Annotation
A computed fold for an 86-nucleotide RNA from a Rhodocyclaceae bacterium, annotated as Glycine riboswitch aptamer. It was read from a public genome assembly, where an Rfam model found it. It matches the Rfam family "Glycine riboswitch aptamer". Gene Ontology term of the family: glycine biosynthetic process. The source organism's lineage runs through Bacteria, Pseudomonadati, Betaproteobacteria, Rhodocyclales and Rhodocyclaceae. Model confidence (mean pLDDT): 79 of 100.

[in-house]
């Protein structure tokens, strides 16, 4: 110095403000039903990486979980800092 890891700040997509019932002053919450999304997580294939390994592993698939006005969250990107593991 670069990468990895962690933290802070900024940016960040997709999909019903669905229907019925109950609670509630309201906001909102809970249960059920149908329709959807994938970029928290999880699982699967295994593209790909590595090559010593029953090694690592996706932006692909599934949708258990999560989500479908706002808020929150959010793979990933940028900046700053920490760290000194490579």
């Nucleotide at each position: 110095c670069u990468g990895a890891u962690c933290g802070u700040c900024g940016g960040g997509a997709g999909a019903g403000c669905g229907u019925g019932g109950c609670u509630g002053c309201a906001a909102a919450g809970c249960c059920a039903c149908c329709g959807c999304c994938g970029a928290a997580g999880g699982c699967g294939c295994a593209a790909c990486c590595c090559c010593c390994c029953c090694g690592g592993a996706a932006u692909c698939g599934c949708u258990c979980a999560g989500g479908c006005a706002a808020a929150a969250g959010g793979g990933c990107c940028g900046a700053c800092g920490a760290c000194g593991c490579a």